[in-house]
Molecule: Bacterial large signal recognition particle RNA
Organism: Clostridia bacterium
């Protein structure tokens, strides 16, 4: 002075967790290997992750003292802010009675009250309307097993006549169909028409007695209730200011330290 190999390096820090450490996890800083394993946590044990693979090969890279102060934690006290539980309830609403002082409303064209009689309330009989089906009226309607009259035609007769009878015409049965009254029967949340029975003051209407209130819609007193909103008191939660204290990256300066084994 070259090589090999080991050693040492390839972030760091708060919080949290943990007997302790380190990881994962969550924040600061800033770039300083890679893979698996892990919060129901993974792995070590004061030399403190394990495993496995890589890179560097020395002024890196260690210490120590000072600066720097990013960023966290904790305690205190001061401000507010949400939330929860309790209580008072003459702080505000709210809601219920009641009172009637105001304010409306009505009232001598007679409140309030009282008496009498109706309506509406349930039923029962009667009527009436409505519906529905009968009957009545009209029209229709039977090739032939309905009736009248029976042309032609057929029998029967010497004849004159008689006899059965289709078709056609009239007229009906059963059934169809229309009109629109009579009359009968059935039925209803039709109507209050009439007569009765019961209910009873909610409601309305007549008549009549009485003579100035009446009503409770809003304002107000009075009682009671509610606990929305405020009140208090005790707790949490989180924020923000001071102040303490801690833990701390990084940045800068100064000083110190430096390997081990083997070849050549």
């Nucleotide at each position: 002075u070259c090589g090999u190999a080991c050693a040492g390096c390839c972030g760091g820090g708060g919080c949290g967790g943990u007997a302790g450490c380190g990881g994962u996890g969550c924040c600061c800083u800033g770039u300083a290997c890679u893979u698996g394993c892990a919060a129901u946590c993974c792995g070590c044990u004061a030399u403190a992750g394990c495993a496995a693979g890589g890179g560097u090969u020395a002024u890196a890279u260690c210490c120590u003292u000072a600066u720097u102060g990013a960023g966290g934690g904790u305690u205190a006290u001061c401000g507010a802010u949400u939330u929860u539980a309790u209580g008072a309830a003459u702080g505000u609403g709210c809601c219920u009675g009641u009172u009637a002082a105001g304010u409306g409303a009505u009232g001598u064209u007679g409140a309030c009250g009282g008496g009498c009689g109706g309506g509406u309330c349930u039923u029962g009989c009667g009527c009436a309307a409505u519906g529905c089906a009968u009957u009545c009226c009209u029209g229709u309607g039977a090739a032939c097993c309905u009736g009248g009259u029976c042309a032609g035609g057929u029998g029967a007769g010497g004849a004159a006549u008689c006899a059965a009878g289709c078709a056609g015409c009239c007229a009906u049965a059963a059934g169809c169909a229309g009109u629109g009254u009579u009359a009968u029967g059935c039925a209803u949340g039709u109507g209050c028409c009439g007569c009765g029975a019961g209910g009873g003051u909610g409601c309305c209407c007549g008549c009549u007695c009485u003579g100035a209130g009446u009503u409770a819609a809003c304002u107000g007193g009075c009682a009671g209730g509610u606990a929305a909103c405020g009140c208090a008191u005790a707790g949490g939660a989180g924020c923000g200011a001071u102040a303490a204290u801690u833990c701390g990256a990084u940045u800068u300066a100064a000083g110190g330290a430096u390997g081990u084994a083997c070849g050549a």